[in-house]
Context: one part of a larger RNA
RNA sequence: AGCAUAAGGCGGAUGCCUUGGCACUGGGAGCCGAAGAAGGACGUGACAAGCUGCGAUAAGCUCAGGUUAGGCGCAAAUAGCCGAUCGACCCUGAGAUGUCCGAAUGAGGAAACUCACCUGCGGCAAUGCGCAGGUACCGUACCGUGAAUACAUAGCGGUGCGGGGGGAACGCGGGGAACUGAAACAUCUAAGUACCCGUAGGAAAAGAAAGAAACAUCGAUUCCCUAAGUAGCGGCGAGCGAACGGGGAAGAGCCCAAACCGAGCCUUCGGGCGAGGGGUUGCGGGCCGUCAGAGUUUGUAAAGGAUGUUAGCCGAAUAGCUUUGGAAAGAGCAGCCGCAGACGGUAAAAGCCCGGUAGGCGAAAACAGCCGAUACGAAAGACGGUACCAGAGUAGCGCCGGACACGUGUAAUCCGGCGUGAAACAGGAGGGCCCACCCUCCAAGGCUAAAUACUACCCAGUGACCGAUAGCGAAUAGUACCGUGAGGGAAAGGUGAAAAGAACCCCGGGAGGGGAGUGAAAUAGAAUCUGAAACCUUAUGCUU
Numbered sequence: 001a002g003c004a005u006a007a008g009g010c011g012g013a014u015g016c017c018u019u020g021g022c023a024c025u026g027g028g029a030g031c032c033g034a035a036g037a038a039g040g041a042c043g044u045g046a047c048a049a050g051c052u053g054c055g056a057u058a059a060g061c062u063c064a065g066g067u068u069a070g071g072c073g074c075a076a077a078u079a080g081c082c083g084a085u086c087g088a089c090c091c092u093g094a095g096a097u098g099u100c101c102g103a104a105u106g107a108g109g110a111a112a113c114u115c116a117c118c119u120g121c122g123g124c125a126a127u128g129c130g131c132a133g134g135u136a137c138c139g140u141a142c143c144g145u146g147a148a149u150a151c152a153u154a155g156c157g158g159u160g161c162g163g164g165g166g167g168a169a170c171g172c173g174g175g176g177a178a179c180u181g182a183a184a185c186a187u188c189u190a191a192g193u194a195c196c197c198g199u200a201g202g203a204a205a206a207g208a209a210a211g212a213a214a215c216a217u218c219g220a221u222u223c224c225c226u227a228a229g230u231a232g233c234g235g236c237g238a239g240c241g242a243a244c245g246g247g248g249a250a251g252a253g254c255c256c257a258a259a260c261c262g263a264g265c266c267u268u269c270g271g272g273c274g275a276g277g278g279g280u281u282g283c284g285g286g287c288c289g290u291c292a293g294a295g296u297u298u299g300u301a302a303a304g305g306a307u308g309u310u311a312g313c314c315g316a317a318u319a320g321c322u323u324u325g326g327a328a329a330g331a332g333c334a335g336c337c338g339c340a341g342a343c344g345g346u347a348a349a350a351g352c353c354c355g356g357u358a359g360g361c362g363a364a365a366a367c368a369g370c371c372g373a374u375a376c377g378a379a380a381g382a383c384g385g386u387a388c389c390a391g392a393g394u395a396g397c398g399c400c401g402g403a404c405a406c407g408u409g410u411a412a413u414c415c416g417g418c419g420u421g422a423a424a425c426a427g428g429a430g431g432g433c434c435c436a437c438c439c440u441c442c443a444a445g446g447c448u449a450a451a452u453a454c455u456a457c458c459c460a461g462u463g464a465c466c467g468a469u470a471g472c473g474a475a476u477a478g479u480a481c482c483g484u485g486a487g488g489g490a491a492a493g494g495u496g497a498a499a500a501g502a503a504c505c506c507c508g509g510g511a512g513g514g515g516a517g518u519g520a521a522a523u524a525g526a527a528u529c530u531g532a533a534a535c536c537u538u539a540u541g542c543u544u
Stems, first nucleotide, its partner, number of pairs: 001543009015529001016494002020466002022463007029455002031166002039101003042055003046078001050074002061095006070082003106115003116135007137163009170201001171199005181188001185235001211218002222249005232240002253447003256391001260277002264273003282425001284389002286386006296379006304371002307368004312361003318334001320333004335352002337341001343355003396420008406432001427442005481488002501528001504515004
C1' cells in the first nucleotide's frame, strides 16, 4: 500500500411525513381612483431586528351586534397591565383617525424632499412659529369681463359637473413581424399569430334584412352539434377551407331624419331660425274623406316585504371490561347511534374522546338581487282618395388596394384611397361576370337583454396531480445575491407524544466530553426522524 471483516467519522441518498404547490368542478363576485387608488417611504411595541397589523388617536379609537373566561399578533421568557355579568381578548357590520411619496394636482424636484401664496384660527412684547381649509391641467355648461374693431368675436376670470392613474385574463378597434412549412425559394404559409398602441364592460362585439333562398319558403343577432375536411380556393404545391339546409341554447324588439302642424324669435316682407307635436314602413307614412272606438302591455321611482350574503348556535351514540404497549384509537369480549360510517385531531389504527358531519336554527348593522301598495309616464285601428315624404358628393362607374374559405379569376358581395357621379316609388338594391323574365328585399341615421368569452378576487369541493433536485421561481422570496441599468435570480422543511430541551458533579480558557437525570428510545441531545454510496480513521487477518 492493496484486499477482507468489524466499529466509527463524514455525507445526506432512500423511506415515511406535509404547513406548500399544480390542475380542475360548482357557486359568488367582476372593478379600485381627486371623498386621493394600486404600490410604496418613514414611523408605530416596556424592551422590538424581521414579518404582520396600524398611522402622530399609529399591533390601535368609537358605536352596533356575536361569542366568551381568559387575554396583551407571528413569539418563548421577563416586567407591567386588561378582564371574568360594569364582559377584556376574539369574530362580524358601520364609523373615526389616516404622516410623506405616488395620477399627485400650489411651485419646484435627483419619489417619499425643498420653497410659496390666499382665507380663518392659535401663539409671541414683536417677528420668527404652529393648526385647519384652499390654490395643477384639460373638457364641458353657465355667468362675468373684454382687444385689434363700431356691434361683436378671440382672449381672460369665476362657479358647477366630468376627466386624468391602476388592474389577471376575456372584448372591440388602429398598426403589424419573423423564425418556420413549402424538404431550396420569391406568390403562398406561419398569421392578421406574436408584439405595440387606443378604448370599453362585467362581459364586449353583433343585432331586427336594400338578408337567405329557389318557384317552396324562412324571418334580428350570438353560441354549440351537424352539414364537412364536403363545395371550393391553391407556384391546383405546401396548404387554406366555407355556406345553404337540419338539430339545439337563448329569445325582444324599438327609436330617430323627412313629409305635415307649429308656440316663439328675426325679417331687406321674398322668407329664415325654431322648442314641441306628428311619424318610422315594403300588405309604408303624411294630407283629405268615411267608419270604429277596445282597456291590454310595458318603463321609471318607491314605503314596505320575504329571501340570500357578511359573525354565530344546537347537534345522536362506550369515561365499558380485559389485554399488549411509554401511550390504545390496536386485539379479545360486550354494548350503542346513524337524515350523522365526510374529514381533521387526540401518545398508534376512534361512527359513539375533541372539532366537526347529516339535519335544523340565527342578525342590531351593511349589502345583493327578487316581489311590490302607490305615483308619474310610454305604446296600439279599418276602407277609399291624393301623389307631399322616405337618410347625396351617397349608390353606381374608372384606376389602385384591403376584407370575404375565394391568391384577378367569368369574381359577384363588403370596405377604403384618388377621380367621376345618379334615380327619387311608374323608384332603388340583391339573387356569384353580364342580359332578360321571375323572385326577394328597401342602403346611404341610431339603440337593444339572454344564450357566448374570461378569472386577478371570495366560498365549497375534486384529483389513476407533485411530495422538498418533485410541485409555482418561491413549503414562501421576487428575498439574499449579481448587474450602471433594462434585467437576472437562488439555496433553505422534519428532536420528541409532551421540552420533560439535560438540575447537580468532574476534565477543559472555551469548544467539547465523562457521569448524573428526563424520556419508550439520547447511535431521538438541539450540527437533532430514517441515515445508502463515494471518501476518511481505527482494530484484526491475509498479501506484497
A computed fold for a 544-nucleotide part of an RNA from a Eubacteriales Family XIII. Incertae Sedis bacterium, annotated as large-subunit ribosomal RNA, domain I. Its mean pLDDT, the model's own confidence on a scale to 100, is 86. Lineage of the source: Bacteria > Bacillati > Bacillota > Peptostreptococcales > Anaerovoracaceae. Rfam family: Bacterial large subunit ribosomal RNA. Gene Ontology terms of the family: ribosome and structural constituent of ribosome.